[in-house]
Context: one part of a larger RNA
Molecule: small-subunit ribosomal RNA, 5' domain
Organism: uncultured bacterium
RNA sequence: UGAUGAACGCUGGCGGCGUGCUUAACACAUGCAAGUCGAACGGACUUUACAUGAAGCCUAGCGAUUGUAAAGUUAGUGGCGGACGGGUGAGUAACGCGUGAAUAACCUGCCUUAUACUGGGCGGACAACAGUUGGAAACGACUGCUAAUACCGCAUAAGCGCACGGCUCCGCAUGGAACAGUGUGAAAAACUCCGGUGGUAUAAGAUGGAUUCGCGUCUGAUUAGUUAAUUGGCGAGGUAACGGCUCACCAAGACGACGAUCAGUAUCCGGCCUGAGAGGGUGAACGGCCACAUUGGGACUGAGACACGGCCCAAACUCCUACGGGAGGCAGCAGUGGGGAAUAUUGCACAAUGGGGGAAACCCUGAUGCAGCGACGCCGCGUGAGUGAAGAAGUAUGUCGGUAUGUAAAGCUCUAUCAGCAGGGAAUAAAAUGACGGUACCUGACUAACAAGCCCCGGCUAACUACGUGCCAGCAGCCGCAGUAAUACGUACGGGGCAAGCGUUAUCC
Numbered sequence: 001u002g003a004u005g006a007a008c009g010c011u012g013g014c015g016g017c018g019u020g021c022u023u024a025a026c027a028c029a030u031g032c033a034a035g036u037c038g039a040a041c042g043g044a045c046u047u048u049a050c051a052u053g054a055a056g057c058c059u060a061g062c063g064a065u066u067g068u069a070a071a072g073u074u075a076g077u078g079g080c081g082g083a084c085g086g087g088u089g090a091g092u093a094a095c096g097c098g099u100g101a102a103u104a105a106c107c108u109g110c111c112u113u114a115u116a117c118u119g120g121g122c123g124g125a126c127a128a129c130a131g132u133u134g135g136a137a138a139c140g141a142c143u144g145c146u147a148a149u150a151c152c153g154c155a156u157a158a159g160c161g162c163a164c165g166g167c168u169c170c171g172c173a174u175g176g177a178a179c180a181g182u183g184u185g186a187a188a189a190a191c192u193c194c195g196g197u198g199g200u201a202u203a204a205g206a207u208g209g210a211u212u213c214g215c216g217u218c219u220g221a222u223u224a225g226u227u228a229a230u231u232g233g234c235g236a237g238g239u240a241a242c243g244g245c246u247c248a249c250c251a252a253g254a255c256g257a258c259g260a261u262c263a264g265u266a267u268c269c270g271g272c273c274u275g276a277g278a279g280g281g282u283g284a285a286c287g288g289c290c291a292c293a294u295u296g297g298g299a300c301u302g303a304g305a306c307a308c309g310g311c312c313c314a315a316a317c318u319c320c321u322a323c324g325g326g327a328g329g330c331a332g333c334a335g336u337g338g339g340g341a342a343u344a345u346u347g348c349a350c351a352a353u354g355g356g357g358g359a360a361a362c363c364c365u366g367a368u369g370c371a372g373c374g375a376c377g378c379c380g381c382g383u384g385a386g387u388g389a390a391g392a393a394g395u396a397u398g399u400c401g402g403u404a405u406g407u408a409a410a411g412c413u414c415u416a417u418c419a420g421c422a423g424g425g426a427a428u429a430a431a432a433u434g435a436c437g438g439u440a441c442c443u444g445a446c447u448a449a450c451a452a453g454c455c456c457c458g459g460c461u462a463a464c465u466a467c468g469u470g471c472c473a474g475c476a477g478c479c480g481c482a483g484u485a486a487u488a489c490g491u492a493c494g495g496g497g498c499a500a501g502c503g504u505u506a507u508c509c
Base pairs, nucleotide, nucleotide: 002508003507004506006505007504008503009502010501013381014380015379016378017377018376019374020373021339026337027336028335030334031333032332035080036079037078040077041076043074044073045072046071047070048069049068050067051066056062057061087292088291089290096217097216098215099214100213101212102211103210106209107208111205112204113203114202115201116200117199118198119154121152123151129144130143131142132141133140134139160185161184162183163182164181166179168177169176170175190197191196218264219263220262225255226254227253230252231251232250233249235247236246237245268288269287270286271282272281273280274279294315295314296313297312298311317328318327319326320325345371347370348369349368353367354365355364356363357362384414385413386412387411394405395404396403397402421444422443423442424441453498454497455496456495457494458479459478460477465492466491467490468489474481475480
C1' cells in the first nucleotide's frame, strides 16, 4: 500500500447493489414458522328444495317431527407429507472432509418404462358416537353400537423368494451369470363427476442413500510405549449389506521415532484476502459435505430418522396446581433479558420461484419475494456554472509602505442533477391474477435555493507563520520535541491531503 461480517472519535445530502450477534451451543414472555385430502370412511352440524303432517290455528294454508336429494362445514378413523425446506458450529484430528477408486457385500417412497393381475368374504375389530364415571387440570376408565383404500382369513402365481442337486459360460479368488428340473413360501382396494384416479407382484431406469479402500488433512516428545474384543481364525447370530458389529471356542497377536498412545486446538471444502509468483493467512456472506437440536440415554413408526417445532426414561432449569399431579424446550422468523467494543422490524405478500397435500378448485409455506433500520462495504451522483478588481469589508501578519486570504465573496447572467410540489405511470405474468407500489420511470411549473467535513503541516511525508506555555502543560508510528525567541505542545491565520466521509484501534498478507 492492499484487505475486513469490524469497532471507536468527529462529521453526514441522495440513490443502486450487497451485507449485519465474530461474545453466552446463555435463559427466553408473546405471535407466527407443516400441513393437506369429503373424489378412502362412518357420523355430526348448517342451508335449500321436495314429500310427510301430531297438538293446534283466522283451514287453497301454517306447523313440531320424519324421510329423500343437493350444496357446504369438519371433531374422529384412514392416506400422503411432518427424514424436505430453515438454523447453528457445541462436539469431532475422524474414512469427518477433499480427491480418486471399489461393491462378485447393498437399500431406494414419490417419478418413468415394460409385463401380469385387481376374484371372493352377512370375517372380526377400534375410534367417532351414546350411556355411566374419575380428575383442579393435563388427561382418562368402564359398558354398548358402527364404516372404510384401516385390520384379517380364502382364492389365483405368468413372474418372484428359499432349499436341493444338474448343465454351460465367466472370474485371481471366497464366488458370479444364464438355463431347465423338483420341493416349498408369500399379493392386492377400491373411488369416480365415467373422462379418469388408484391398488398388487416382478423386471429395468432415474434419483437419493449406505458401506469399503489408496492418497492428502494443525501443534506438542518438557507425551514413548499403547491395546485385552484387543489382532487373527472357525462357527453362529444380527444387518439392506461386508465386518469382533455381537456371541461361543481356538491361536497370541495388532499398532508405534515414516511419531502409536496421550494432551492441546479446531467442523472440512469450493472459495476469500494478500502476493510477480512460490507461498502465507483465512473458512462471514453464497454453494457442497458432516455434526447437533436444553444435557445424557433409548427405541417406535416409516422407503427413509434413532427424528429441531414426534415418543419414552433420567438430569438440570422454568411455569401451573385444588399439593394428589401436570406442562415446557427460539442453534426456525421477528422480538426480550443477559453478555459484549459491537450487529436490525414482535413489518407486507404468497404476485413470482420452489416445496407439501389434493383429480382439481384451492389450502399451507417467517422457504422465498419484498419493504424497514445501520455510511457496515462497494459503486454512482450532488452540494452549482459563467462573468466579476473598487483586488471591498472582515481576519491574520507586518520592516506600518504593504502582503496574504482572493475571482474567493458581493453584484450581474444562466442552469435545475438532487430535494420539494403537481400530473401521468410500468415491466416483473403466457387468458386472468402484482406484495414490492402510486415505487421505478416520464412530463410540467418553480427557487441557487436544502446539502462539507475530517486528518495533517520537524524528518520519514505533500503542507509555515504569529501568539500562549516554559523539561510545566503536553505530543509521539520511529527518530525524538518542550528547561523564555518551540515551523514538533495549545490556539489562530494560512497551507497540504482525502472527501460523504476522514482519522484512530484491532487483525492478515